[in-house]
Context: one part of a larger RNA
């Protein structure tokens, strides 16, 4: 100087507390361990591995296993084949000489190729402490020196944020701001968007209009700016006015010096080592989907704030030409047929909870839907291993879950549906979008993590 302390002081965080909804019990989905297997490819391992790499394993993917098969591509060298000639022979053919340039064939060497090893040889990228408020430097000063000071102190802040003081004075990386979305209002513009007034229609359909909504460019607006109180005449705090918005308005992007020999040689790149008719390459089939069991993450429930049936409510954000596919017709349905239209135009696309009415009457039920049988549909060379969906039938477990444990402070939790990426097909996962919309917060004694100062130390 650090690190550590079941030392001290101060402060912060859904850390506790106060609440709401869960997990842990059931069934299923998914990942992992284990076991099994010819193979169940590999990696990830407390937080920070386990719906993770994988934004999608029937073949492919695919790296694994079994069986079968091959030496691709480039360079150098060599050889034979081939062409011509000579000899023997009637001829088929055999032997020899010469040439062998390119392509092709074979061999040798080199080079390729390797999802083979080493993330403890590395680059790059990433996680984490942590969006925590810290980490340093120049000059000066102090100290023999390691170092200290500045960065400590008094206040204050979300903040090493700012003010005051001070042997320090300045500066850098961080904080904040500058960037994007959202909340308000002008301006510009008016089609594919909109419809107040005037006509018109089944319909903003058409004429008309650009006021409104909206779209998308630019601008304004919020700065403790104003007032009061407190404060040290400061920083700032509290209250108020005006305002769409008030003290960082809300959200995002943005991650300092460093820590964990953290993760990744299987995205890629790369040193070294290893294989070279194989540890390379191709094909067929199988496996990654196994199953006594254990754990993580989810979905669906156990019901009456519910289930079922009927009926004429209301979104946002996305995607679409190898694509989205309307109306009409067929089918109980999945779906089929059909072919119009399609970049604010058409389509995906009827949002669902909600609301109104009816029914059910507390039960393993009109709850719950696993499992199984039969019959079909779709994609695709191909659904047996091993896809998704529909109809009929079947109707398990489950009556709110031990110890323990997770998330969340507001348009949040909870709940409801919708879209997208990947993708031929294949989400309860992931990433987004909107609808409905709470409860609680006394407080910082305690648990966990972090920051500053101080103290002890047989630790570095």
């Nucleotide at each position: 100087u650090g690190a550590c302390g079941g030392g001290g002081a101060c402060c912060c965080g859904c850390a506790c507390a106060a609440g709401c909804a869960g997990c842990g019990g059931a069934g299923c989905a998914u990942g992992u361990g284990g076991u099994u297997u010819a193979a169940u490819u590999c990696g990830a391992a407390g937080c920070a591995a386990c719906g993770c790499g994988a934004a999608g394993a029937a073949c492919c993917u695919u790296a694994c296993c079994a069986g079968g098969u091959c030496c691709a591509u480039c360079c150098u060298c060599u050889g034979a084949c081939c062409a011509u000639c000579c000899u023997a022979g009637a001829g088929a053919u055999a032997g020899g000489a010469c040439a062998u340039u390119u392509c092709g064939c074979a061999g040798a060497g080199g080079a390729a190729g390797g999802u083979g090893g080493u993330g403890c040889a590395u680059g790059g990228u990433u996680g984490u402490c942590g969006u925590c408020a810290g980490c340093u430097c120049g000059u000066g000063u102090c100290g023999u020196g390691a170092g200290a000071u500045g960065u400590u102190g008094g206040g204050u802040u979300a903040a090493g944020u700012c003010c005051c003081g001070c042997a320090a004075c300045g500066a850098g990386c961080g904080c904040a701001a500058c960037c994007c979305c959202u909340g308000u209002g002008g301006u510009u513009a008016g089609u594919u968007g909109c419809c107040a007034u005037c006509a018109u229609u089944c319909a903003g359909u058409u004429g008309g209009g650009c006021a409104c909504u909206c779209u998308a460019a630019g601008c304004a607006g919020a700065c403790u700016g104003c007032c009061g109180u407190a404060g040290a005449u400061a920083a700032u705090a509290c209250g108020g006015a005006g305002g769409a918005a008030g003290g960082u308005g809300g959200g995002g992007a943005c991650g300092a010096c460093g820590u964990c020999a953290a993760a990744u040689c299987a995205u890629c790149a790369u040193g070294c080592c290893c294989c070279u008719u194989a540890u390379g390459a191709c094909c067929u089939g199988g496996g990654c989907u196994a199953c006594a069991c254990a754990c993580g993450u989810g979905c669906u429930a156990c019901a009456a704030u519910a289930g079922u049936c009927u009926g004429a409510a209301c979104a946002g954000a996305g995607g679409g030409u190898u694509g989205c596919g309307a109306a009409g017709c067929c089918g109980c349905g999945a779906g089929g047929u059909g072919a119009a239209g399609c970049u604010a135009u058409c389509c995906c696309u009827u949002a669902a909870a909600a609301c109104a009415g009816a029914u059910c009457c507390c039960a393993g039920u009109u709850c719950g839907g696993a499992u199984u049988g039969c019959a079909g549909g779709c994609u695709g060379c191909a659904a047996c291993u091993c896809g998704c969906c529909u109809g009929c039938a079947u109707g398990a477990a489950g009556u709110u879950g031990g110890a323990g444990u997770u998330g969340c402070u507001a348009g949040u939790a909870a709940u409801c549906g919708c879209g997208g990426a990947u993708c031929a097909g294949a989400a309860u996962g992931c990433c987004g979008c909107g609808g409905u919309g709470a409860a609680u917060g006394c407080g910082u004694u305690c648990c966990c993590g972090g920051g500053u100062c101080u103290u002890g130390u047989a630790c570095a």

Source information:
The part of an RNA shown here (small-subunit ribosomal RNA, 3' major domain) has 460 nucleotides and comes from an uncultured Bacillota bacterium. Its mean pLDDT, the model's own confidence on a scale to 100, is 82. The full RNA is in RNAcentral, with records from ENA and SILVA.